[in-house]
């Protein structure tokens, strides 16, 4: 990297529209507002390491992980899709 298997959280929220030839039903999409979730992606930092100095101290700067933090993006009935990560095979 590829195939297969498992894979969580949170709104069937309000308003206004579009599409499925018209109306209704049902379904899908989109904008705004409010609430919420963290496991695509993105951002933040601890130890540690490195550098700097009239001042040599964890003083200043840099590098710096995650399933932690943030919630920009994304998502919030079921199903489907997506899905960090894990298992297995090549």
């Nucleotide at each position: 990297c590829u195939a297969c298997u498992g894979g969580a959280g949170a709104g069937a929220g309000g308003c206004a529209g579009c599409c499925u030839u018209u109306c209704a039903c049902a379904g899908g999409c989109c904008g705004c507002c409010c609430a919420c979730c963290g496991a695509a992606g993105g951002a933040g930092c601890a130890a540690a390491c490195c550098c700097g100095c009239a001042u040599c101290g964890c003083c200043g700067g840099g590098u710096g992980a995650a399933u932690c933090u943030c919630u920009c993006a994304g998502g919030u009935a079921a199903a489907g899709u997506g899905g960090a990560c894990a298992g297995c095979a090549g």

A computed fold for a 90-nucleotide RNA from uncultured Polaromonas sp., annotated as Glycine riboswitch aptamer. The RNAcentral record of the sequence draws on MGnify. The coordinates come from a structure-prediction model, not an experiment, and the mean pLDDT is 81. It matches the Rfam family "Glycine riboswitch aptamer". From the family's description: This family represents the bacterial glycine riboswitch.